[in-house]
Context: one part of a larger RNA
């Protein structure tokens, strides 16, 4: 000098951060990943329109939409905890033998066909969870067949391998219509290129113990094959005996690791909560699957412990995500609003979903800023304490006059934080087109959780607001009483046994200040 601090006594306000350091200990409840009808068949529910009926209501996917499916994108990110882990980690500086959805850029293409299946019907099983069989249908879901700049393979000749539509808007041709056909926009295939993410390798630096001195068989290292997006004993098969190690191997112990933060004049020491960047985990141990991305917190299978349903045959669950509950502990909030903004997924967009995020709410937890009133006012009051009884002191302190209103409290006014998207009017592209569809500028409207909050003006009135430790040196600050090696105090030295500036009380002072002290812990 600090601190994510507790704990005692105190406690007026803001503003701006922090808030489970212990049990990776158990979880009730409710939120936390959804979202696309402009893929896609259809229609449980609402409301609409239309048809019936007297009416209740019924029928009708035709609409606006829209449960449940099928499909596609995301659920690998955002969020949260430090358990392992001493090196398949981190920090830094390089490598070469790889991948990359979504987004940019350039290039060519999107031809023709098929077969299924859920949703839906039947009929069942099972308390449930779920689940069986028959039929029935779609697609941007499947799977061929064409084509093949480029692209994989190959020495060459060759060979192998792709796609899917769906919306807007439209003069002329064709079409009874639906469309077809143009064109735009979303898309979809192949290829290079780029961005960004990720994998790999290799240098040094990264606690302690030697009362751990030797370790090591896929072990090192080589051919040859496997396997990977790739490189490698990564995994194999055969050879060869290598390889680490006092410059501390291997074993034990501790530990998430950096930007940083505390301290310190550095130099070091100590740390590693907030916030950032990287690793690891997700009830414990294992595996893989799906995908550009996972061996996946809010998927999947197994086996284990615990907990819960059950009709005992069999099933559910996983807060180290927000809040929250019990447990632990010296200790640590609310089962709050809202997507307004920011930023994320989806989606042509309106949108929607977001416990990311922005806000409130609790707490002197820490910083930092205000306040508790100024002025005058000597009869030095009145009372306490002391006293040498003369007086001293508390003290201009109070009273008393005169002012001020921050803060509170009442009344009024009242922001910014919100302009994109969206209309709509001119340009520009695109194009047959004065459709559309994108983009550039003006105009217009809509949008605020916080919060009627910051603000700002006005009334009353001093009114609503001071405590804490300490006064023997060390260290600013002294006296009386009371107590008598008791009672008690103590950070060190040491105080107390009858006059105690050092115990406990007063009066007095000193030091800080809503906050003071006292404990731990770092320098």
């Nucleotide at each position: 000098a600090g601190u994510g601090a507790a704990c005692g006594c105190u406690g007026g306000c803001g503003g701006c951060a922090g808030g489970c350091c212990u049990a990776a200990c158990a979880c009730a409840u409710g939120c936390a990943a959804g979202u696309c009808g402009a893929g896609c068949g259809g229609c449980a529910g609402c409301a609409c329109a239309g048809g019936g009926g007297c009416a209740a209501c019924c029928c009708u996917g035709g609409u606006g939409g829209c449960g449940a499916g099928c499909g596609g994108c995301g659920g690998a990110c955002g969020g949260g905890u430090g358990a392992g882990g001493a090196a398949u980690a981190c920090a830094u500086c390089g490598g070469a033998a790889u991948c990359u959805g979504c987004c940019u850029c350039a290039u060519c293409g999107u031809g023709g066909g098929g077969g299924a299946u859920a949703a839906c019907g039947u009929a069942g099983g099972g308390a449930a969870a779920c689940u069986u069989a028959c039929g029935c249908u779609a697609a941007u879901a499947c799977c061929g067949c064409a084509u093949a700049c480029g692209a994989u393979c190959g020495a060459g000749a060759g060979a192998u391998g792709a796609a899917a539509g769906u919306g807007g808007g439209g003069g002329a041709c064709c079409g009874c219509a639906a469309g077809g056909c143009c064109u735009c926009a979303c898309g979809c295939g192949a290829u290079g290129a780029g961005a960004u993410g990720a994998g790999c390798c290799g240098a040094u630096g990264u606690c302690g113990g030697a009362u751990u001195a030797g370790c090591u068989u896929g072990u090192u290292g080589g051919u040859g094959a496997g396997g990977u997006a790739a490189u490698g004993g990564c995994u194999c098969a055969c050879c060869a005996a290598g390889g680490c190690g006092a410059c501390g191997a291997u074993c034990c112990g501790u530990a998430g690791c950096u930007g940083g933060u505390c301290u310190g004049a550095g130099a070091g020491g100590a740390u590693g909560a907030u916030c950032a960047g990287c690793c690891a985990c997700a009830c414990u141990g294992g595996a893989a699957c799906u995908g550009a991305g996972a061996c996946a917190c809010g998927g999947u299978c197994c086996a284990g412990a615990c907990u819960c349903c059950u009709a005992c045959g069999g099933g559910a669950g996983g807060c180290a995500g927000c809040a929250g509950u019990g447990g632990g502990g010296a200790a640590u909030a609310u089962u709050g609003g809202a997507c307004a903004a920011u930023g994320g997924g989806c989606g042509c967009a309106a949108g929607c979903c977001u416990g990311a995020u922005c806000c409130a709410g609790c707490c002197a937890u820490g910083c930092c800023g205000c306040g508790u009133g100024g002025g005058u006012g000597a009869a030095g009051a009145a009372g306490g304490c002391c006293u040498u009884c003369g007086g001293g002191u508390u003290g201009u302190a109070a009273a008393g006059c005169c002012c001020u209103u921050u803060u509170g409290u009442c009344c009024g006014g009242g922001a910014a934080g919100a302009a994109a998207u969206c209309g709509u009017a001119c340009g520009g592209g695109u194009g047959a087109a004065u459709a559309u569809c994108c983009u550039g500028u003006g105009c217009g409207g809509a949008u605020g959780a916080c919060g009627g909050u910051a603000c700002c003006g006005g009334a009353a009135g001093a009114a609503u607001a001071a405590g804490c430790a300490c006064c023997g040196g060390c260290u600013a600050a002294c006296u009386u009483c009371g107590u008598g090696c008791c009672a008690g105090c103590a950070g060190c030295c040491g105080c107390g046994g009858u006059a105690a500036u050092a115990c406990g009380a007063a009066g007095g002072g000193u030091g800080c200040a809503a906050g003071c002290g006292u404990u731990a812990c770092u320098c």